[in-house]
RNA sequence: UGAGCAAAACAGGCAAGUGCGGGCCUCGCGUGAGCGAAGUUCCGAGGAAAGUCCGAACUCCACAGAGCAGAAUGCUGGUUAACGGCCAGUGGGAGCGAUCUCAAGGAUAGUGCCACAGAAACAAACCGCCUAGCUUCGGCUGGGUAAGGGUGAAAUGGUGAGGUAAGAGCUUACCAGCAACCAGGUGACUGGUUGGCUGGGUAAACCCCAUUCGGAGCAAGACCGAGCAGAGGGAUGAGUGGUUCGCUUGCGGACUGCUCGCGGGUUGCUCGCCCGUCAACUUUCGGGUUGGUUGCUUGAGGCAGCGCGUAAGUGUUGCCCUAGAUAGAUGCUUGCCGCCUUUUUGAUUGUGAGAUUGAGGAGGUACAGAAUUCGGCUUAUGGUUUGCUCAAGCC
RNA sequence: AGGGGAGUAGCUCAACUGGCAGAGCAGCGCUCUCCAAAAGCGAAGGUUGCGGGUUCAAUUCCUGUCUCCCCUG
Numbered sequence: 001u002g003a004g005c006a007a008a009a010c011a012g013g014c015a016a017g018u019g020c021g022g023g024c025c026u027c028g029c030g031u032g033a034g035c036g037a038a039g040u041u042c043c044g045a046g047g048a049a050a051g052u053c054c055g056a057a058c059u060c061c062a063c064a065g066a067g068c069a070g071a072a073u074g075c076u077g078g079u080u081a082a083c084g085g086c087c088a089g090u091g092g093g094a095g096c097g098a099u100c101u102c103a104a105g106g107a108u109a110g111u112g113c114c115a116c117a118g119a120a121a122c123a124a125a126c127c128g129c130c131u132a133g134c135u136u137c138g139g140c141u142g143g144g145u146a147a148g149g150g151u152g153a154a155a156u157g158g159u160g161a162g163g164u165a166a167g168a169g170c171u172u173a174c175c176a177g178c179a180a181c182c183a184g185g186u187g188a189c190u191g192g193u194u195g196g197c198u199g200g201g202u203a204a205a206c207c208c209c210a211u212u213c214g215g216a217g218c219a220a221g222a223c224c225g226a227g228c229a230g231a232g233g234g235a236u237g238a239g240u241g242g243u244u245c246g247c248u249u250g251c252g253g254a255c256u257g258c259u260c261g262c263g264g265g266u267u268g269c270u271c272g273c274c275c276g277u278c279a280a281c282u283u284u285c286g287g288g289u290u291g292g293u294u295g296c297u298u299g300a301g302g303c304a305g306c307g308c309g310u311a312a313g314u315g316u317u318g319c320c321c322u323a324g325a326u327a328g329a330u331g332c333u334u335g336c337c338g339c340c341u342u343u344u345u346g347a348u349u350g351u352g353a354g355a356u357u358g359a360g361g362a363g364g365u366a367c368a369g370a371a372u373u374c375g376g377c378u379u380a381u382g383g384u385u386u387g388c389u390c391a392a393g394c395c
Numbered sequence: 396a397g398g399g400g401a402g403u404a405g406c407u408c409a410a411c412u413g414g415c416a417g418a419g420c421a422g423c424g425c426u427c428u429c430c431a432a433a434a435g436c437g438a439a440g441g442u443u444g445c446g447g448g449u450u451c452a453a454u455u456c457c458u459g460u461c462u463c464c465c466c467u468g
Stems, first nucleotide, its partner, number of pairs: 001391008010382001012337007020044003023040002026037004046367001050378002053376005058217004065271004070213005075089005090104001091102004105208002110206002112202003126149002128145007157175006176198001178195007221294004230285005237260011261277006301320008338365012396467007405420004414451001423437004444460005
């Protein structure tokens, strides 16, 4: 100098003018919830406020139990309120490297699939090799053989030697894989020894195993005000005990309990549980409202120091308060400065191309905006800084 | 806030229990014709929205993301 890898902080600054939303305060109006006006720099968007992809808080659901179904996750250890996130590590893969990346449990529990080619894709003999029999001497039939050829993404561990009729883990050395044992490590796993020679792939195919999961969502929910009109269908049952009243003395009424049934809830199904059985439920249609308050912003909050931890994080001390709109406020103008691009011109240096630097003009200055609140992920986006790697050149 | 679907040639759509990406129309060339239309013949045209993964092999399976459409309150 060029090419790359990783991380961090920032999100133009200052001043003036003029708006908008909230808080506080004053005045006025209103029976009231409240409304209007003036004042007051007291406060007023983000790293992603976005996508709504995960996880929680919070709230409601007659307080949510069991089984089945379903869904999600899937190396190990840690972290956290929680997570499919994050940190550290193990193993596989990519890169010369810095570094990046992986849903990474199980394929002798079972089932399915593996196109074309090939004899054969899960149990296999097409060619070839060896061998026995027959022979019309061309071959034919049977057996052995997975070493060779051929096909394929993949062909029953690989290579060398021995061995054999030919061959073969049949034997042996090394390598790969599996199992047992020993050692190290919290663990994933790693290293060593021994053994039998060791029979494909696919589970991001069904499936099996382990773990986790009730549902709905701030349009949750609570209160106030205003307004309206209800109609039709479904179901509304049976048995029995107790108390009491009446009398016609075994029947009727009232209250209450139990069982079965029926309806509803438990937001897929079954059981269980709970509620109701003359008051609610369910279903079809119809009517009214679209206002206000609350939830609402102090919170698993932020910043700084110190301690613990490799880290993610965590403990403690001090300081700070930092938007709450409801069709949705946070904007605009001017001046100066900063940064980028382009252009004009001057100076220095150089043979030159050019390089460095001063002044002026013009243009530009990203992505994008809270809507119950947090923790993550992902996506959009501007320039800056720091550390590291590789290559080339120079000292 | 919750739920569902689509993206393939210029346009409209196929191919979905993985196995050579195709059809119609449009456009292009040739034949036919005096010229054109119609008809016939022929060839071309693809990042299967984008990125990554699983697999021998991906439009198809998984995952992330972008754009568009629909439904419920």
Molecule: RNase P RNA; transfer RNA
Organism: Ktedonobacteraceae bacterium